[in-house]
RNA sequence: GGGCGUUUGGCGCAGUGGAAGCGCGCUUCCUUCACACGGAAGAGGUCGUAAGUUCAAUCCUUACAACGCCCA
Numbered sequence: 001g002g003g004c005g006u007u008u009g010g011c012g013c014a015g016u017g018g019a020a021g022c023g024c025g026c027u028u029c030c031u032u033c034a035c036a037c038g039g040a041a042g043a044g045g046u047c048g049u050a051a052g053u054u055c056a057a058u059c060c061u062u063a064c065a066a067c068g069c070c071c072a
Base pairs, nucleotide, nucleotide: 001071002070003069004068005067006066007065010024011023012022013021018055026042027041028040029039030038048064049063050062051061052060
């Protein structure tokens, strides 16, 4: 330098155009003398950045960035 892949709550991952969910974690409450386990409720996301297409974009297109793999 070229090609490919990934980027979504604190962490690991789903989500294939009608607008975001699961597990773990966190907070509060119940339970206990207390902790753990268990039960109930809740908070937390500019979906890497910027543009484009569309009535509508996490999803399609382009560029850039970070990380990884391959080739030279």
Background:
The RNA shown here (transfer RNA) has 72 nucleotides and comes from an uncultured Eggerthellaceae bacterium. It was read from a public genome assembly. Its mean pLDDT, the model's own confidence on a scale to 100, is 83. It matches the Rfam family "tRNA". From the family's description: Transfer RNA (tRNA) molecules are approximately 80 nucleotides in length. By type it is a transfer RNA. Its family is annotated with triplet codon-amino acid adaptor activity in the Gene Ontology.